Context: one part of a larger RNA
Molecule: small-subunit ribosomal RNA, central domain
Organism: uncultured bacterium
RNA sequence: UUGGGCGUAAAGCGUGUCUAGGUGGGUGGAUAAGUUAGAUGUUAAAGAUCCGGGCUUAACCCGGAGACUGCGUUUGAUACUGUCCAUCUUGAGUUGGGGAGGGAUGAGUGGAAUUCCUGGUGUAGCAGUGAAAUGCGUAGAGAUCAGGAGGAACACCGGUGGCGAAAGCGACUCAUUGGCCCUUUAACUGACGCUCAAGCACGAAAGCGUGGGGAUCAAACAGGAUUAGAUACCCUGGUAGUCCACGCUGUAAACGAUGAUCACUAGGUGUUGGAGGAAUUGACCCCUUCAGUGCCGUAGCUAACGCGUUAAGUGAUCCGCCUGGGGAGUACGGUCGCAAGAUUAAAACUC
Numbered sequence: 001u002u003g004g005g006c007g008u009a010a011a012g013c014g015u016g017u018c019u020a021g022g023u024g025g026g027u028g029g030a031u032a033a034g035u036u037a038g039a040u041g042u043u044a045a046a047g048a049u050c051c052g053g054g055c056u057u058a059a060c061c062c063g064g065a066g067a068c069u070g071c072g073u074u075u076g077a078u079a080c081u082g083u084c085c086a087u088c089u090u091g092a093g094u095u096g097g098g099g100a101g102g103g104a105u106g107a108g109u110g111g112a113a114u115u116c117c118u119g120g121u122g123u124a125g126c127a128g129u130g131a132a133a134u135g136c137g138u139a140g141a142g143a144u145c146a147g148g149a150g151g152a153a154c155a156c157c158g159g160u161g162g163c164g165a166a167a168g169c170g171a172c173u174c175a176u177u178g179g180c181c182c183u184u185u186a187a188c189u190g191a192c193g194c195u196c197a198a199g200c201a202c203g204a205a206a207g208c209g210u211g212g213g214g215a216u217c218a219a220a221c222a223g224g225a226u227u228a229g230a231u232a233c234c235c236u237g238g239u240a241g242u243c244c245a246c247g248c249u250g251u252a253a254a255c256g257a258u259g260a261u262c263a264c265u266a267g268g269u270g271u272u273g274g275a276g277g278a279a280u281u282g283a284c285c286c287c288u289u290c291a292g293u294g295c296c297g298u299a300g301c302u303a304a305c306g307c308g309u310u311a312a313g314u315g316a317u318c319c320g321c322c323u324g325g326g327g328a329g330u331a332c333g334g335u336c337g338c339a340a341g342a343u344u345a346a347a348a349c350u351c
Stems, first nucleotide, its partner, number of pairs: 003323004007305002012319001014202004021195003025088007033081002035077008049065006091192001092189004096183004103177007110154001115149007125136002162169002207248006217241001221237004259318006267296011300307002324351003333344004
C1' cells in the first nucleotide's frame, strides 16, 4: 500500500456556516460520453508459452503457432450512470393558522444577604480551632436598633424539566431579534437535496492590552499553627484576578470520551410541547399521532462492560482521524499572537 478500524484498547476536528469536490427522488423522450458486442489496424525483433526441427544429449540455435495487455478507426446495443428536453410530488423549502421556551442583545427596576460608614442602647470580651495562636476590642469591639454607601449574585419555584450549533443560558419589566414544534393534507415552488478539503464565524475558565469599578471570594505574598522538616493541608490577613466597556488569545475530561444526513428493524414505562378522537358541568382520566427528553428491554451487535427506533443493530452517501511503547504533541521550519503561547509537525536513539 491493500486492508482493518475510531464509546472505554491508537483513532470523531470544540461547534456552526459555506465554496470547490464527491454524491443524489419518480415518469417519459432524445443522445450515446462512461458501459457493452462485433469487425479492423496497430501493439518491432528477441525473450516467455505450446508444437516441430538442428548440433551424439543438454545448455544453445532454427522454424511455426497461439496469446496477453493497451490504444486507434468503424458498425451496432441502450438496462444502468452521465448530458439535454419535458413532466410529477413523496425529499427540500415557502405561505396561512396555532404553540412552548433561563435562545440572543440593549435599557431600566427590585428584595434578601455580605462588607463598610454614621448615630443610639450597652459592657468585656469577640473571632477562630482537633487544640491553639496570629488577629479585632476599654481610643468602647462583638451583640442589638435606626439610617446611609457600594459592588456582586439572583434563595424558594427548580424538575434525568425547558432553550441553544456548541461554548452556554435562571429575580422582574420593556424594546429589538434568531431558531424550533404542531396543523387528522389549507395553499404554493417543483429535486431547489445531503455532505463538505480550504475559507469564514462563534467558542468555558485562566491569561494579556487600554480605561473604569472593587462588596465578596481569593493565586502570589505576610503572619499564626501543625510537623523531624511543612516553601502544604488548618487559621488570621491579603494583592492581581473575580465585575463592566472595547480589543486580543483560541485552548479544556470543549465528554454522550459516540461526526453529519437518510432509510429500515419487538415492545413496556415516565416526562415536556402540540394535534385529533372519545368523554365530561369542567379540569383530569382513556385512545391515536407528531416533535423532544429519560429508564428498562427483544432481535442483533460487542473482547467484555454494555448499546439496543435518541443504536454501539442492518444498509447508503460524504467528511475527519488511527496504524507498537518511549523519544514527543517535542525539535527545526512555516503561519498566527503584544506576550503567554497556539497550530502544523519530524528524526536520531531506545525497548